[in-house]
Context: one part of a larger RNA
RNA sequence: UUUAUCUUAAGGAAUUCGGCAAAUUGUUCCUGUAAGUUCGCGAGAAGGGAAGUUAAUAAUUUGAAGAGAUAAGAUUAUUAAUUGCAAAGAAGAGGGGGUGUCGACUGUUUACCAAAAACAUAGCUUCCAGCUAAUUUUUAGAUAUUGGAAGUGAGGCCUGCCCAAUGGUUGUAUCUCAACCCAAGUAAUAAAUCUAGUUAACUUGGUUAAGGACAAUUUAAUGGCCGCGGUAACACUGACCGUGAUAAUGUAGCGCAAUCAAUAGCCAAUUAAUUGUUGGCAAGUAUGAAUGGCUUAACGAGCGCCCCGCUGUCUCAAGAUAAAUACCA
Numbered sequence: 001u002u003u004a005u006c007u008u009a010a011g012g013a014a015u016u017c018g019g020c021a022a023a024u025u026g027u028u029c030c031u032g033u034a035a036g037u038u039c040g041c042g043a044g045a046a047g048g049g050a051a052g053u054u055a056a057u058a059a060u061u062u063g064a065a066g067a068g069a070u071a072a073g074a075u076u077a078u079u080a081a082u083u084g085c086a087a088a089g090a091a092g093a094g095g096g097g098g099u100g101u102c103g104a105c106u107g108u109u110u111a112c113c114a115a116a117a118a119c120a121u122a123g124c125u126u127c128c129a130g131c132u133a134a135u136u137u138u139u140a141g142a143u144a145u146u147g148g149a150a151g152u153g154a155g156g157c158c159u160g161c162c163c164a165a166u167g168g169u170u171g172u173a174u175c176u177c178a179a180c181c182c183a184a185g186u187a188a189u190a191a192a193u194c195u196a197g198u199u200a201a202c203u204u205g206g207u208u209a210a211g212g213a214c215a216a217u218u219u220a221a222u223g224g225c226c227g228c229g230g231u232a233a234c235a236c237u238g239a240c241c242g243u244g245a246u247a248a249u250g251u252a253g254c255g256c257a258a259u260c261a262a263u264a265g266c267c268a269a270u271u272a273a274u275u276g277u278u279g280g281c282a283a284g285u286a287u288g289a290a291u292g293g294c295u296u297a298a299c300g301a302g303c304g305c306c307c308c309g310c311u312g313u314c315u316c317a318a319g320a321u322a323a324a325u326a327c328c329a
Stems, first nucleotide, its partner, number of pairs: 001324008010315002014313001019310001027051005036041001038154001052082010083087001095308007102300002107119002123152007155295004160225003165222002167218005174213003181206006187199003226244005253287001254284001265281006
């Protein structure tokens, strides 16, 4: 000097991104226990008390093969005495409370830097499939209260408007359209010529499936959900009026949010002091409803804020023990 294990006056988070680390608590019995709540929980809530040994008294109780009694033992209660610094005498062995955010929960995950708010989940919803089914590498099994493909993610209150675009489904009088096929023509094909015939080349026309055009429908399908001007007895604001555009013009709810920036928004509470946190306000011109919206008891090695207790985290260091170590002897 380093590592490990401990102790510490007074203070007690002043440390720090942050109580990280450490300390506190810890067992059994008795007592007592709030808000909230899905009535199960919350809850070991919180908080308070007791605990060794010896003796006495009282009560209760005790399996060995008929009944009863006594002794001894065990348990409980009361009283008295007594030892030590210390009686759950060592080890082992929850700190607690309030409030918010996300996710309902138990569960799963990046073997070797991430355990989470990510994944899954029950529940909810849509779509496909009538059995030679959809799906599937195959087998077995099951048969719409079934099987498969997706989205959302317990429960509670709900889930608004739009089918113009993209996609799906259904239909299709008419239009468009390939090959095959049919018809016509050109060209080629033996003899001297012509015709018929033939085809491996070409042109035109006809017929025509799916598809497309077209029509309807469909959003818990992909998705989308406006602008300008004026207006109320100071001013501000604009219930109201006018006008333009659209498929429809963002409803309920929530809101400075895990939500671009402005932003350390404004007010209140908390503090001596707070870019924090909580409550309220709110046009957020980039919130918003199964790409789910808002709540929610319980739960969480999740993530914030506050309080009590506790402490060498700190003021500010000191010492002890066990090792290692450069240099000197």
This is a predicted structure of a 329-nucleotide part of an RNA (large-subunit ribosomal RNA, domain IV) from Halisarca caerulea.
It matches the Rfam family "Bacterial large subunit ribosomal RNA".
The source organism's lineage runs through Eukaryota, Porifera, Verongimorpha, Chondrillida and Halisarca.
The full RNA is in RNAcentral, with records from SILVA.